[in-house]
Formats: sequence, C1' cells, structure tokens
RNA sequence: GCACCCGUAGUUCAACGGAUAGAAUUUAAGAUUCCGAUUCUUAAGAUAAAGGUUCGAUUCCUUUCGAGUGCA
Repeated sequence: GCACCCGUAGUUCAACGGAUAGAAUUUAAGAUUCCGAUUCUUAAGAUAAAGGUUCGAUUCCUUUCGAGUGCA
C1' cells in the first nucleotide's frame, strides 16, 4: 500500500429494516438483619464520527477514525 473482519451501558453479550435498543454484571437508594453477607424491589447507565437511501436505520451504502487478520 491492497483486501477482509470488527466497533452497542463501566464490563460481557443480544437485537429478519418496524414496540420505550434488551439481559447479565456494575453503581446508588430502599426492604430484610442487632450489624454485615445473601436475597428482594426500584432507579441510573450505551449504538465510534459525519453524510446518504428509506415512511422508518444498531442493521443497508459512502467517507473518516480506531482495533485485528492476511497478502505484498
């Protein structure tokens, strides 16, 4: 330099183009307890960036950024 693949809560993963982007874990508050642990309830927290297609985009297309693999 070329090609391929990946990028979603703090972390690990879901989500045929169509519901408020879901779950575990984490954190906070509460319940329980003599105090803790465990358990239960509630809440907080995310689509790498920009543009395009579409009635509708995490999903499809383009460019950029970042990570990985292969070839030279």
Predicted 3D model of a 72-nucleotide RNA (transfer RNA) from Mucilaginibacter sp.
The prediction has a mean pLDDT of 82.
Its Rfam family is "tRNA". Rfam classes the family as a transfer RNA.
The organism belongs to Mucilaginibacter, within Bacteria.